[in-house]
Source information
A computed fold for a 348-nucleotide part of an RNA from an uncultured bacterium, annotated as small-subunit ribosomal RNA, central domain. Rfam family: Bacterial small subunit ribosomal RNA. Rfam links the family to the GO terms ribosome and structural constituent of ribosome.

Context: one part of a larger RNA
RNA sequence: CUGGGCGUAAAGCGCGCGUAGGCGGCCAUGCAAGUCGGACGUGAAAGCCCGGGGCUCAACCCCGGAACUGCGCCCGAGACUGCAAGGCUCGAGACCAGGAGAGGGGAGCGGAAUUCCCAGUGUAGAGGUGAAAUUCGUAGAUAUUGGGAAGAACACCGGUGGCGAAGGCGGCUCCCUGGCCUGGUUCUGACGCUGAGGCGCGAAAGCGUGGGGAGCAAACAGGAUUAGAUACCCUGGUAGUCCACGCCGUAAACGAUGAGUGCCAGACGUCGGGGGGCUCGCCUCUCGGUGUCGACGCUAACGCAUUAAGCACUCCGCCUGGGGAGUACGGCCGCAAGGUUAAAACUC
Repeated sequence: CUGGGCGUAAAGCGCGCGUAGGCGGCCAUGCAAGUCGGACGUGAAAGCCCGGGGCUCAACCCCGGAACUGCGCCCGAGACUGCAAGGCUCGAGACCAGGAGAGGGGAGCGGAAUUCCCAGUGUAGAGGUGAAAUUCGUAGAUAUUGGGAAGAACACCGGUGGCGAAGGCGGCUCCCUGGCCUGGUUCUGACGCUGAGGCGCGAAAGCGUGGGGAGCAAACAGGAUUAGAUACCCUGGUAGUCCACGCCGUAAACGAUGAGUGCCAGACGUCGGGGGGCUCGCCUCUCGGUGUCGACGCUAACGCAUUAAGCACUCCGCCUGGGGAGUACGGCCGCAAGGUUAAAACUC
C1' cells in the first nucleotide's frame, strides 16, 4: 500500500463531550481547481516488446516501429465533486402547550429487622450440624415484656416495568438540576454526521487523611470432616463494607453486537403520549420506548430478522496462526498496588 474480516472462530475502544480531519439535503446561477475530450511540446540514448537485417547458428550487433501509462501548455465540455454568491425547508436546532420516569446533587423525616445496654417475668438449657464440637448460660443465658442506643439497608408495591451515554439508579418529603417523549408548526435556514489526538465520566476491590462501625465478613484463631483438609460445614473475628475529601481507571465494563442516516412482510404483549369512533367499556389510527415469535434476506452453523447479524452509504476503532505474552525493555501515568502503550529470541 492492498485484500478479507470483527454476536459465539483473531478482532467494536467501558461510556460520553469534542479539536483537527473525513463525509454531507433541495433549487437555480457563475467560475472551471478536480474530472472528461481534442491538439501541440516534452517524455535522451541504450535496454524491454514487435518487424526486418548482419556475423555458418546463437549469444552479440545493426535498422525501423511500438512503447515510455508521465509532465507542461492551448482549445473545448460542464454531468458529478469543489469554490463563490443567491434562494428553499423535509435534516438539525429553537419556541409554545402538555407528559412519564429508582436520571443526578443536597437536606430532612419514617417504620420493620438486627446487635448491644437497662429493667421485669422465668429456669436449665441455648446455639449449631449430616451428626457433632468449639461457643454462650445458675455471676441467670435462650424465650418473653417494657424502655433506651447505634449503624446499615429500604419488605410489600416490583413488572423480560421505568430512567440514564455507560458505570449504574429503588422507603417518604422538600430544594437545586440534566436528558427524553407527545401535540402545535411560530422562528433560524444545512447551523449536520463521525471523530485521530485531547478532555471528562467510569462497578467492585484497593490506596491516602479524618470520621463511623449494627449486621456481614477476606486475613486470622478455634471446632469438625478427612488418609491429609493451609478448603467446603460450624463458632468466633480484623481490615473492609458506611460517610467526607483526594487517588486508582480496571471488569464476562456483555447485547461478548461502535456511531449516524435511509430503505426492506407481518403477528402478539407491554410502558409513555396524541387523534378518531362508540353501546363508556372497549375498538381503531398514530408517534416514541421495551419484549416475544416470525416473511424476504443474511449466516459456517447456532441463530439474526424495522431494537438486523438484511439492503446501502459516511466516519472512527480493531483483527491478521498457537505458545512465548498482554510479558520484557523503554516511555507516560500512579503514594503504592499497578495501569497503559507494547516487542523479540525461541518453539509447535
Its mean pLDDT, the model's own confidence on a scale to 100, is 91.
The RNAcentral record of the full RNA draws on ENA and SILVA.